[in-house]
Molecule: c-di-GMP-I riboswitch aptamer
Organism: Candidatus Bipolaricaulota bacterium
RNA sequence: UACCCGAACAGGCAAACUUGGCGAAAGCCAGGGACGCAAAAUUACGGGCCUAAUGGAGAGAUCCUAUGGUCGCCGGAUUGCCGAA
Numbered sequence: 001u002a003c004c005c006g007a008a009c010a011g012g013c014a015a016a017c018u019u020g021g022c023g024a025a026a027g028c029c030a031g032g033g034a035c036g037c038a039a040a041a042u043u044a045c046g047g048g049c050c051u052a053a054u055g056g057a058g059a060g061a062u063c064c065u066a067u068g069g070u071c072g073c074c075g076g077a078u079u080g081c082c083g084a085a
Base pairs, nucleotide, nucleotide: 005083006082012037013036017032018031019030020029021028022027035072041078042077043076045075046074047073048070049069050068055064056063057062
């Protein structure tokens, strides 16, 4: 010095659950709360997964459909704190 790596320190994020709000739902936002996280920062670009309002099929039950979500499912891209072995 470092893109690799992950001991310590400082600071950071915040699952489940819960309160309020938004949404058709999945889910999201804010407060509380910590299971975890070195990218648990950003990005739906590829795959996966969730939902099915709308549209379509059906006599009906129901089924299909993303233009809606999820980056704390995996991969890619971009940026980044600390510094022992």